[in-house]
RNA sequence: GGAACGAAAGGGCAAACCCGCCUAAAGGCGGCGACGCAAAGCCAAGGGUCUAAAGCCGAAAGGCCAUGAUAGCCGAGCUGCCGAA
Numbered sequence: 001g002g003a004a005c006g007a008a009a010g011g012g013c014a015a016a017c018c019c020g021c022c023u024a025a026a027g028g029c030g031g032c033g034a035c036g037c038a039a040a041g042c043c044a045a046g047g048g049u050c051u052a053a054a055g056c057c058g059a060a061a062g063g064c065c066a067u068g069a070u071a072g073c074c075g076a077g078c079u080g081c082c083g084a085a
Stems, first nucleotide, its partner, number of pairs: 005083002012037002018031005035072001041078002046074002048070003055064003
């Protein structure tokens, strides 16, 4: 110096609820807030999950469907603070 690992220190992010806005919805953005997180930083090409406007089927009820979403579902990739055992 690097890797693994995760004590300490300095810090970081921000779930749910509520409010406002966008949206067909899922969900997203901002404010409040703090459930938690050693990558809860980035990334939607893999898998899973959520939604179903449009489209298709149906007499109807309704069903199918991602081109939409989810990174705080998993996994892959990239990057990163500190330095005890």
Molecule: c-di-GMP-I riboswitch aptamer
Organism: Deltaproteobacteria bacterium